[in-house]
C1' cells in the first nucleotide's frame, strides 16, 4: 500500500430481487421409577454501520468499519 475472502439467533453454517432457514445450544412439555437417549412445542436475528438502484434487498451497486490470507 494494493489485491482476494469472509461478517446471518449463544455457537457452527445455509440462503445470488418476492414475509430468514438447518444443526447444535437453551427454555417447556411428553416418555422414564429416575437419568441419557428419543419425541415435540417455544423463545432468541437492527441479516456488520450509512447511502444509493428496486415496486420490493440478506442478495444488486458505492463508501466505511472489523476478521483471515497474500502483496510491497
Nucleotide at each position: 500500500u494494493g489485491c482476494g475472502g469472509g461478517g446471518u439467533a449463544g455457537a457452527g453454517c445455509a440462503g445470488u430481487g418476492g414475509u430468514a432457514g438447518c444443526u447444535u445450544g437453551c427454555c417447556a412439555g411428553g416418555c422414564u421409577c429416575a437419568u441419557a437417549a428419543c419425541c415435540u412445542g417455544g423463545a432468541g436475528g437492527u441479516c456488520g454501520g450509512c447511502a444509493g438502484u428496486u415496486c420490493g434487498a440478506u442478495u444488486c451497486u458505492g463508501u466505511c468499519c472489523c476478521c483471515c490470507g497474500c502483496u510491497a